[in-house]
């Protein structure tokens, strides 16, 4: 230098003939159980906002009624070739 794969909440990780973003698990917070704890059970848990609502899939654009998903450029990580 060229080619391919990948990038999603605090962490792991789902969601594709384009149609509810964050399922599920971990962690965390509060509560229950206990003499106390571990474990177990319940509820909550992306961001902004009093609320209504708005925003959010590495970054910036594009296509589309609609994009995590398709296209382009860039950034980063990994693999292969020279």
């Nucleotide at each position: 230098g060229c080619u391919c794969u990948c990038g999603u909440g605090g962490c792991g990780g789902a969601a594709c003939u384009g149609g509810u973003a964050u399922a599920c698990g971990c962690g965390u917070a509060c509560g229950g159980u206990u003499c106390a704890g571990a474990g177990c059970c319940g509820u909550a848990u992306g961001c902004c906002g009093c609320a209504a609502g708005g925003c959010u899939u590495g970054u910036g654009g594009g296509u589309u009624c609609g994009a995590c998903u398709c296209c382009c450029a860039c950034c980063g990580a990994g693999a292969g070739c020279a």

Predicted 3D model of an 82-nucleotide RNA (transfer RNA) from Candidatus Wildermuthbacteria bacterium RIFOXYD1_FULL_50_12.
Rfam family: tRNA. By type it is a transfer RNA. Gene Ontology term of the family: triplet codon-amino acid adaptor activity.
The prediction has a mean pLDDT of 80.
RNAcentral holds the sequence, with entries from ENA.
The organism belongs to Candidatus Wildermuthiibacteriota, within Bacteria.